Background
A computed fold for a 72-nucleotide RNA from Candidatus Levybacteria bacterium CG2_30_37_29, annotated as transfer RNA. Its Rfam family is "tRNA". The family's RNA type in Rfam is transfer RNA. Its family is annotated with triplet codon-amino acid adaptor activity in the Gene Ontology.
[in-house]
RNA sequence: GCCCUUGUAGUUCAAUGGAUAGAAUGGGGGAUUCCGGAUCCCUUGAUGUGGGUUCGAUUCCCACCAAGGGCG
Numbered sequence: 001g002c003c004c005u006u007g008u009a010g011u012u013c014a015a016u017g018g019a020u021a022g023a024a025u026g027g028g029g030g031a032u033u034c035c036g037g038a039u040c041c042c043u044u045g046a047u048g049u050g051g052g053u054u055c056g057a058u059u060c061c062c063a064c065c066a067a068g069g070g071c072g
Base pairs, nucleotide, nucleotide: 001071002070003069004068005067006066007065010025011024012023013022018055026044027043028042029041030040031039048064049063050062051061052060
């Protein structure tokens, strides 16, 4: 330098054109307990950036950025 893959809560993963982006775990509060742990309830928090297509984009297209891999 070229090619491929990936990018979503703090973390691990869903959602493949349309409902309020969902779950687990984590954080905060509460119940329980002598105190903790475990358990239960409530709550909090995310689509890498910028454009394009579309009535509608996490999803499709382009560029860039980042990570991983391959070739030279």